[in-house]
This is a predicted structure of a 476-nucleotide part of an RNA (small-subunit ribosomal RNA, 3' major domain) from an uncultured bacterium.
Context: one part of a larger RNA
């Protein structure tokens, strides 16, 4: 000087408390451990691994296993020799890869040969998701969006170092004010950026009987940009104004006006550093290792196993509910190898036709919870696992191992021990909708969107994490 203390003082954070809903019990989904296996590829490991890499494992992917092939190679650059085009298409053989057979088939030329690609041979080399993240780059997590981390000059100290950065107030903040042997400065904080909340201007192939006319009654048409909206520009909030407190300061409390008030709400943004944290399987890269194999291709299998244990979710255990008919209101996103109106067939998944849209124009599109009728407390008209049968679709192919539909079957479960998690407002809870990946999908995951819409916070004694000052000292 730091680190640490079941030392002290002060201050924060859904940290506790006050509340609301969950987890832990059940079924299932998914990840992991373990076990099993020919293989169940590999990585991730307290918080900060475990619906994580994986925004899509039937083949492919695929790195694993079994079997069958290849050896200048599936891929790159170059050189020498031989050979002639090669590729494509069709048929036969083979599980396929591969190999073989048949048919078709170059350009330039000084006629010596050359160009181009393929085949065969020889050689430099290719190749490796092999090991090392404790050799590395790059990227990322985490403390933590916590308020800190430092430097120059000066001064003090023999020196390590201190001062500044401590102190009195204040703030979300090393934010600002005042004081002070310090005076300044940098990286952080804040602001500048994006979305959202109010208004104005500009613009009108979506919107409007707002005002007029027509009509098949649909903004459908004429017509019009007023309104809504869309998307470009601008205004607006600054403690600016008033009162009180405070040291006359910073600032705090209350009020006015205002769509909005004291950082308006949300996002992006992550200082010096810590964890030899994570990643050599995204990529790059040092040195090590393999080179007829640890490389490459193909068929099949596996990654989906299952006495068990854990994490994360989902569906429930019902009446604030289940079922049935009717009926109302979104936002954001996506669409040509696509989204599909409408018609017909089918109980249905879907199929056969057909139309519009490269989309503010057409489609996906039905929003659901909401409102009305019924059931009357029961393992039930709750719950839907499991299993049987028949089907639909995608795809070369659904046995291992897809999703969906219909009929039947109807398990556990009657609110879950110790424990533990999230959340302070348009939040929690609850309700549905969309997208990426993607042929299809094991999505209950992830990322977004809107609808309905709470309760509670006395307070900081205690638990956890953190900041600052101070004190002690086994430690460095």
């Nucleotide at each position: 000087u730091g680190a640490c203390g079941g030392g002290g003082a002060c201050c924060c954070g859904c940290a506790c408390a006050a509340g609301c809903g969950g987890u832990g019990g059940a079924g299932c989904a998914u990840g992991u451990g373990g076990u099993u296996u020919a293989a169940u590829u590999c990585g991730a490991a307290g918080c900060a691994a475990c619906g994580c890499g994986a925004a899509g494992a039937a083949c492919c992917u695929u790195a694993c296993c079994c079997g069958g092939c290849c050896u200048u190679g599936a891929c790159a650059u170059c050189c020498c020799c031989c050979u002639g085009a090669c590729a494509g298409u069709a048929u036969c053989u083979g599980u396929a890869a591969u190999g073989g057979a048949u048919a078709u088939u170059u350009c330039c030329u000084u006629c010596g040969g050359g160009a181009c690609a393929g085949g065969g041979g020889a050689g430099a080399c290719a190749g490796g998701u092999g090991g090392u993240g404790c050799a590395u780059g790059g990227u990322u997590g985490u403390c933590g969006u916590c308020a800190g981390c430092u430097c120059g000059u000066g001064u003090c100290g023999u020196g390590a170092g201190a001062u500044g950065u401590u102190g009195g107030g204040u703030c979300a903040a090393g934010u600002c004010c005042c004081g002070c042997a310090a005076c300044g400065a940098g990286c952080g904080c804040a602001a500048c950026c994006c979305c959202u909340g109010c208004c104005c201007c500009c613009a009108g192939u979506a919107g409007c009987c707002a005002g007029c006319a027509u009509u098949u009654a649909a903004g459908a048409u004429g017509g019009g940009c007023a309104c809504u909206c869309u998307g470009g520009g601008g205004g607006g909030a600054c403690u600016g104004c008033c009162g009180g407190g405070g040291a006359u300061a910073a600032c705090c409390c209350g009020g006015a006006g205002g769509a909005a008030g004291g950082c308006g709400g949300g996002g992006a943004u992550g200082a010096c550093g810590u964890c030899a944290a994570a990643u050599c399987c995204g990529c790059a890269c040092g040195g090590c290792c393999c080179u007829u194999a640890c490389g490459u291709c193909c068929g099949g299998g596996g990654c989906u196993a299952c006495a068990c244990a854990c994490g994360u979710g989902u569906u429930a255990c019902a009446a604030u509910g289940g079922g049935a008919g009717g009926u109302a209101c979104a936002g954001a996103a996506g669409g040509c190898c696509g989204c599909u109106a409408c018609c017909u067939g089918g109980c249905g998944a879907c199929a056969g036709g057909a139309u519009g849209c490269c989309a503010a124009u057409c489609c996906c599109c039905a929003a659901a919870a909401c409102c009305u009728c019924u059931c009357u407390c029961a393992g039930u008209u709750c719950g839907g696992a499991u299993c049987g049968a028949a089907g639909u679709c995608u795809g070369c192919a659904a046995c291992c191992c897809g999703a969906c539909u219909u009929c039947g079957u109807g398990a556990a479960g009657c609110u879950g021990g110790a424990u533990u998690c999230g959340c302070u407002a348009g939040u929690a809870a609850u309700c549905g909708c969309g997208c990426a990946u993607c042929a299809g999908c094991c999505a209950u995951g992830g990322c977004g969107c809107g609808g309905u819409g709470a309760a509670u916070a006395c307070g900081u004694u205690c638990c956890c994490g953190g900041g600052c000052c101070u004190u002690g000292c086994a430690c460095a």